[in-house]
């Protein structure tokens, strides 16, 4: 430098891929209640252009193409 494979979804770790209810869980954040107080546990809650763009479709996190980033393998 080139090729191939995999990954990219909330602040973090990830689920969701035979296209269709409204995009979710745990941890973390904020609030409440409880307690003499704190922690744990309990209740409520905020937070997302689903890597970027284009396309296909009535409809895309999910399919296609290009690109970006990271990891692995191969070649030189």
């Nucleotide at each position: 430098u080139g090729g191939c494979u995999c990954a990219g979804u909330a602040g973090c770790u990830c689920a969701g891929u035979a296209g269709g209810u409204u995009a979710g869980a745990g941890c973390g954040g904020g609030g409440g209640a409880c307690u003499c107080a704190u922690a744990a546990g309990c209740c409520c809650u905020a937070g997302g252009u689903c890597g970027u763009g284009u396309g296909u479709u009535c409809g895309a996190a999910u399919c296609a193409c290009a690109c970006c980033u990271g990891a692995g393998c191969c070649a030189u």